[in-house]
RNA sequence: CGCUGCCAAGAGCAAAGCCGCCGAAAGGUGGUGACGCAGAGCCACGGGGCUACAGCGGACGCUGUCCGCCAGGCUGGCCGGGCCGCCAGC
Numbered sequence: 001c002g003c004u005g006c007c008a009a010g011a012g013c014a015a016a017g018c019c020g021c022c023g024a025a026a027g028g029u030g031g032u033g034a035c036g037c038a039g040a041g042c043c044a045c046g047g048g049g050c051u052a053c054a055g056c057g058g059a060c061g062c063u064g065u066c067c068g069c070c071a072g073g074c075u076g077g078c079c080g081g082g083c084c085g086c087c088a089g090c
Stems, first nucleotide, its partner, number of pairs: 002090004012037002017032006035077001041083003045080003048075003053072001055069006
């Protein structure tokens, strides 16, 4: 440096649920809690998924309500890619 994660050691992260806060929502965040994770560290670049405040279109019982479309939103614990990195084995 490359490949691999069967063994060991020391660490690390923390799903769902519950509580507080932020958000229109998806979701995020702090606490609690551990389902799991060898990159479950970081980055929305590509694909996928979620949401639809605003916007656009439409209907109606028109200060509004409802329906449809749509990411400038979210997801890195969906996959690919990029960056950096611990231990062990070969």
The RNA shown here (c-di-GMP-I riboswitch aptamer) has 90 nucleotides and comes from a Gemmatimonadota bacterium.
The organism belongs to Gemmatimonadota, within Bacteria.
Of the family's consensus pairs, 100% are formed in the model.